[in-house]
RNA sequence: GCGAUAGCUCAGUCGGUAGAGCAGUGGUCUGGUAAUCCAAUGACCCGGGUUCGAAACCAGGUCGAUGCA
Numbered sequence: 001g002c003g004a005u006a007g008c009u010c011a012g013u014c015g016g017u018a019g020a021g022c023a024g025u026g027g028u029c030u031g032g033u034a035a036u037c038c039a040a041u042g043a044c045c046c047g048g049g050u051u052c053g054a055a056a057c058c059a060g061g062u063c064g065a066u067g068c069a
Base pairs, nucleotide, nucleotide: 002064003063004062007022008021009020010019016052025039026038027037045061046060048058049057
């Protein structure tokens, strides 16, 4: 210096409704299973500060991968 956002992989970068794919659940469909399609569920690493408003900005902490000496 970089990263931490849903169970997993990642968007969201200039402050203004938190999203996608996959997985799981319920339904649809089928003789049955799978696939398809529909729906709901589910998250901002932690505690502070700034602000009308913070995932984002500021200072600190924790963890991870890495560079230089």